[in-house]
Context: one part of a larger RNA
RNA sequence: GCCGGCGAGUUACGAUGUGAUGCGAGGUUAAGUGAUACAGUCACGAAGCCGAAGCGAAAGCGAAUCUGAAGAGGGUGAGAAGUAUCAUGUCGUAGACCCGAAACCUGAUGACCUAACCAUGAACAGGUUGAAGCAAUGGUAAAACGUUGUGGAGGACCGAACACACGCCUGUUGAAAUAGUCGGUGAUGAUUUGUGGUUAGCGGAGAAAUUCCAAACGAAUCGGGAUAUAGCUGGUUCUCCUCGAAAUAGCUUUAGGGCUAGCCUCAUUUUAGAUUACCGCAGGUAAAGCACUGAAUGGCCUAGGGGGUUUCACGACUUACCGAAGCUUAUCAAACUCUGAAUGGCGGAUAAUUGAUGAAUGGGAGUCAGACUGCGACCGACAAGAGCCGUAGUCAAAAGGGAAACAGCCCAGAUCCACAGCUAAGGUCCCAAAGUACAGGUUAAGUGGGAAAGGAUGUGAAAUUGCACAGACAACCGGGAUGUUGGCUUAGAAGCAGCCACACAUUAAAAGAGUGCGUAAUAGCUCACCGGUCGAGUGAUUUUGCGCCGAAAAUUAACGGGGCUCAAACCUGUCACCGAAGCUUGGGGAUACACGAAGUGUAUCGGUAGAGGAGCAAUGCAUACGGGCAGAAGCUGUACCGGAAGGAGCAGUGGACUGUAUGGAAGAGAGAAUGCCGGC
Numbered sequence: 001g002c003c004g005g006c007g008a009g010u011u012a013c014g015a016u017g018u019g020a021u022g023c024g025a026g027g028u029u030a031a032g033u034g035a036u037a038c039a040g041u042c043a044c045g046a047a048g049c050c051g052a053a054g055c056g057a058a059a060g061c062g063a064a065u066c067u068g069a070a071g072a073g074g075g076u077g078a079g080a081a082g083u084a085u086c087a088u089g090u091c092g093u094a095g096a097c098c099c100g101a102a103a104c105c106u107g108a109u110g111a112c113c114u115a116a117c118c119a120u121g122a123a124c125a126g127g128u129u130g131a132a133g134c135a136a137u138g139g140u141a142a143a144a145c146g147u148u149g150u151g152g153a154g155g156a157c158c159g160a161a162c163a164c165a166c167g168c169c170u171g172u173u174g175a176a177a178u179a180g181u182c183g184g185u186g187a188u189g190a191u192u193u194g195u196g197g198u199u200a201g202c203g204g205a206g207a208a209a210u211u212c213c214a215a216a217c218g219a220a221u222c223g224g225g226a227u228a229u230a231g232c233u234g235g236u237u238c239u240c241c242u243c244g245a246a247a248u249a250g251c252u253u254u255a256g257g258g259c260u261a262g263c264c265u266c267a268u269u270u271u272a273g274a275u276u277a278c279c280g281c282a283g284g285u286a287a288a289g290c291a292c293u294g295a296a297u298g299g300c301c302u303a304g305g306g307g308g309u310u311u312c313a314c315g316a317c318u319u320a321c322c323g324a325a326g327c328u329u330a331u332c333a334a335a336c337u338c339u340g341a342a343u344g345g346c347g348g349a350u351a352a353u354u355g356a357u358g359a360a361u362g363g364g365a366g367u368c369a370g371a372c373u374g375c376g377a378c379c380g381a382c383a384a385g386a387g388c389c390g391u392a393g394u395c396a397a398a399a400g401g402g403a404a405a406c407a408g409c410c411c412a413g414a415u416c417c418a419c420a421g422c423u424a425a426g427g428u429c430c431c432a433a434a435g436u437a438c439a440g441g442u443u444a445a446g447u448g449g450g451a452a453a454g455g456a457u458g459u460g461a462a463a464u465u466g467c468a469c470a471g472a473c474a475a476c477c478g479g480g481a482u483g484u485u486g487g488c489u490u491a492g493a494a495g496c497a498g499c500c501a502c503a504c505a506u507u508a509a510a511a512g513a514g515u516g517c518g519u520a521a522u523a524g525c526u527c528a529c530c531g532g533u534c535g536a537g538u539g540a541u542u543u544u545g546c547g548c549c550g551a552a553a554a555u556u557a558a559c560g561g562g563g564c565u566c567a568a569a570c571c572u573g574u575c576a577c578c579g580a581a582g583c584u585u586g587g588g589g590a591u592a593c594a595c596g597a598a599g600u601g602u603a604u605c606g607g608u609a610g611a612g613g614a615g616c617a618a619u620g621c622a623u624a625c626g627g628g629c630a631g632a633a634g635c636u637g638u639a640c641c642g643g644a645a646g647g648a649g650c651a652g653u654g655g656a657c658u659g660u661a662u663g664g665a666a667g668a669g670a671g672a673a674u675g676c677c678g679g680c
Base pairs, nucleotide, nucleotide: 001680002679003678004677005676006675011094012093013092014091015090016089017088018087019086020085021084022083023082026050027049028048032044033043034042035041054061055060064076065075066074067073097235098234100232104225105224106223107222108221109220115199116198117197118196119195120194121193122192123191124189126158127157128156129154133150134149135148136147137146138145162186163185164184166183167182169180170179201217203213204212205211210219238615239614240613241612242611243610248261249260250259251258252257262367263366264364265363266362267361268360269359270358273354274353275352276351277350278348279347280346281345287339288337289336293333294332295331298328299327300326304322305321306319307318308317309316310315370395371394372393373392374391375390376389378387400411401410402409415588416587417586418585420584421583422582426578427577428576429562430561431560435575437574438573439572440571441570442569448564454549455548458546459545460544461543462542463541464540465539466538467537475533476532477531478530479529481506482505483504486500487499488498512527516525517524589605590604591603592602593601594600595599616669619665621663622662623661624660625659626658627657634653635652636651637650638649640647641646
């Protein structure tokens, strides 16, 4: 891992609903006893319990009573039948659907491991060093001291046994739940070790590490309390039918849990409800506005302040300073409003539509982590697949078609069957069902098929305007002069470094005291401007459609692909067609309602949590009826039947039991629990 078996809402008592049955203003027995004699039997047994009357703290009174001074008022009552048993829903008390802690308490068992200690024993090859003391001798006044011996000290040295465990390697489903090889440390000592003993868990021991106390120690192990408790996780076993949620509010040592309400379901009762039109009512949002409260722009004007002049002072004058209020101009506001919608809300007679959707009472729930999208706000950075409200939708609990793929987007809500039809969104060249459809435009960028500020003689449309056959625009030919090198400045300044201006005047067809390049300054080239050649359009501006650049990232990877511009791209219009579990058609089923004898008609039949209903199967039991060696159960095969759970028939195998109907009883259905046991 697979297969097989086992594996989870039970039982008792009490409460409260529902259903059934008996009796009924009553209902009912319990323990016990008797009888029959073993049947979930019959009889007796009224003690007790519930109900038939309540109110009051009570005395007590009583359809009333209590309060009260009260014939007041008010509170609670009186005007609906109960009771016993069985079944069933739920709740309570119990382990209370099952499994699961870490822990807590209590009594025992442990120092054969290990820690420390006590008693009594044992062990330490060999080699080295050579302390004190002592002796001799030298030395001294005597000592000290020196030398040579002797001596044999030491948590001394080297190194086996022994003890330890510092390093690498091997091992790492090991030879071993800590070892092995090679090295290493101590090895007369705080040494090692045998045997016996002592200390015990709220404890002991500890050269101290939360270390050890039997492979386990921040509190040992075993038994018991004990099915501890678990607002937590996991699991919870057959089928079909009807309806079908919530992820919100308030409170909560509450926030992943509860309680009440909201929303679901079932029963009973009742008769409302919803939408639109119309009428009435409240409101202060959007917008707008500046009359209030504030913010805020420019101007005028002025009180006041600052500066200056003057004055002994008072004061006067002045000011390119600041400036309240006022006037005017243009603005802003969630906590501004002189104004003020649309929607929405509340109420209502009538009308239309709808057709049980409303309400009440009672039984049973589940839900209290919501998600995204559009719209309106807030928080944030007008960030977030962010947070938080309101509102609508979808998902949740919804399959189908579209969006390549894609809970929350678009279309559309799956009772079943069909090799029938029509459509929605979206599509119609091929992959791939359906137009290589039609008409008119646009785009040249593969734009389409990703993006901004900004940039540009891309190109289409519309408009305004200048010049132009008295010849425009472009191009080419020619001219582009003179006073003068204007004045100033300057080394120089001559159209062209800079400053100034009356921006002059002359000759002219025209020509600036000069548009650029250039020189040290001149020179030189050019422009404006004019003439000629040519011969028809040419400039400027605005609005708008579609394009271009801006555009650097990790797969080719920014059309799903092929491929597409002779559109299969974009815009406008038109007609076809395809396209879903939608709708229709034909057939079958179920549920509800109506009419009702059947039967018919109408509507409905997605669904998680959950409520309600109806069934299937397995095992005992009772009653009845059966089957079986001429072959039971079980097993194997099988094209049969039923709406499902399921049920037959036949054949083979097997070799002795077993079925159907009705009722009744429960150890009554497995795929999941890191489930338990067994097999492989």
The part of an RNA shown here (large-subunit ribosomal RNA, domain II) has 680 nucleotides and comes from a Clostridia bacterium. It was read from a public genome assembly. NCBI's taxonomy places the organism under Bacteria, Bacillati, Bacillota, Clostridia. The prediction has a mean pLDDT of 85.